[in-house]
Context: one part of a larger RNA
């Protein structure tokens, strides 16, 4: 000087408390451990691994296993030998990779039997490796933590390590600012500048809008027209403790009020200091060294990553009446669309099929949002709750659904009556609850993830305690 203390003081955070809803019990989904296996590829392991890499494992992917094959190689460059095109179609053998055969058959500069391009072939330098080391590395990321800290120059003090500044009194979300002070300044962080959302003004009105006028329809901005409103896209205004009052040291600031769409950082995002964890990644990529080189490389078919006594994690669905079922009726936003979205119409109990208008889209389509509301029924039961499991018949995608996809209909109708110790999230358009869209994607194991809107709470006395963190101080046989 740090680190640590079941030392002290001050302060903060859904840290506790006050509340609301979960998890832990059940069934299933997904991930992990373990066991099993020819293989169940590899990585990630307290917080900060475990719906994580994986925004899509039937083949492919694929790295794993079995079997069958290749050896200058599936891929690159250069040289070299020989041949002739290449390509397309097709036959035979085979699980295929491959092997053999048939038909077809070059371009260009040209003096040439030459040269170049392309393919096959010979030989050699080499290729290749998702093999090892993340404790050799770059890059990227997680984490403490969006916590308020981390430092430097000059000066001064100290023999020196160092100290001071950065401590003190106030204040703040903040090392934010004010005052004081052997310090005076400065940098990286904080804040602001950026995006978005909330109000208004101006401009522009098509594919968007329809108040007033006219026309038309079973009906609809459907038509003429209009430029008000909504909305879209631009450019501005607006919030700064600016104004008033109280407190405060005349300060920083703080409490209340007015006006205002918004009030004290308005809400949300992006943004992550010096560093810590030899944190994670050699399997995104790059890369040193080591290792393999007729194999640890490459191709193919089939299998595996999907197993299952069990343990854990994250979710979904429930256990019902604030509900289930039936009928009627209403209201979104973010998005996506050409090998695509697919209307209207017809067929089918349905999944879906036929056919195809319009739309590369403020125009068309996806597209009827669902909870909600109105009416009816059930009457507290393992039930008209719950839907696992299983059987049968089909549909779709795809070369192919046996291992191993999704969906539909009929039948079947398991556990489960609110969950022990314990533990998690959340302070407002939040929790809870309800649906919708998208990426990946032929299809889909998505209940995941990322967004979007609808309905919409309760509670907060306070800081004694638990956890984490910041500042000052104190002790130390620790560095």
């Nucleotide at each position: 000087u740090g680190a640590c203390g079941g030392g002290g003081g001050c302060c903060c955070g859904c840290a506790c408390a006050a509340g609301c809803g979960g998890c832990g019990g059940a069934g299933c989904a997904u991930g992990c451990g373990g066991a099993u296996u020819a293989a169940u590829u590899c990585g990630a392991u307290g917080c900060a691994a475990c719906g994580c890499g994986a925004a899509g494992a039937a083949c492919c992917u694929u790295a794993c296993c079995a079997a069958g094959a290749c050896u200058u190689g599936a891929c690159a460059u250069a040289a070299u030998u020989a041949c002739g095109a290449c390509u397309a179609c097709u036959c035979u053998a085979g699980a295929g990779a491959u092997a053999g055969g048939g038909u077809u058959u070059c371009c260009u500069c040209u003096u040439u039997u030459g040269g170049g391009g392309c393919g096959u072939u010979u030989u050699u330098a080499c290729a290749g490796g998702u093999g090892g080391u993340g404790c050799a590395u770059g890059g990227u990321c997680g984490u403490c933590g969006u916590c308020a800290g981390c430092u430097c120059g000059u000066g001064u003090c100290g023999u020196g390590a160092g100290a001071u500044g950065u401590u003190g009194g106030g204040u703040u979300a903040a090392g934010u600012c004010c005052c004081g002070c052997a310090a005076c300044g400065a940098g990286c962080g904080c804040a602001a500048c950026c995006c978005u959302u909330g109000u208004c003004u101006u401009g522009u009105g098509u594919u968007g809008c329809c108040a007033g006028c006219a026309c038309g329809u079973u009906a609809u901005g459907g038509u003429g027209g209009g430029a008000a409103c909504u909305c879209a896209c631009a450019a501005g205004a607006g919030a700064c403790c600016g104004c008033c009052g109280g407190g405060g040291u005349u300060a920083a600031c703080u409490c209340g009020g007015a006006g205002g769409a918004a009030g004290g950082u308005g809400g949300g995002g992006a943004u992550g200091a010096c560093g810590u964890c030899a944190g994670a990644u050699c399997a995104u990529c790059a890369u040193g060294c080591c290792c393999c080189u007729u194999a640890c490389g490459u191709c193919u078919u089939g299998g595996g990553c999907u197993u299952c006594a069990c343990g854990c994690a994250u979710g979904c669905u429930a256990c019902a009446a604030u509900g289930g079922c039936c009928g009627g009726u209403a209201c979104a936003g973010c998005g996506a669309g050409g090998u695509g979205c697919g209307a209207u119409a017809g067929g089918g109990u349905g999944a879906c099929c036929u056919g195809g208008a319009g739309c590369g889209g403020a125009u068309c389509u996806u597209g009827u949002a669902a909870a909600a509301c109105c009416g009816g029924u059930c009457u507290c039961a393992g039930u008209u709750c719950g839907g696992a499991u299983u059987g049968a018949a089909g549909c779709c995608u795809g070369c192919a659904a046996c291992u191993c996809g999704g969906c539909u209909u009929c039948a079947u109708g398991a556990a489960g009556g609110u969950g022990g110790a314990g533990u998690c999230g959340c302070u407002a358009g939040u929790a809870a609850u309800c649906g919708c869209a998208g990426a990946u994607c032929a299809g889909c194991a998505g209940u995941g993830c990322u967004g979007c809107g609808g309905u919409g709470a309760a509670u907060g006395c306070g800081u004694u305690c638990c956890c984490g963190g910041g500042c000052c101080u104190u002790g130390u046989a620790c560095a």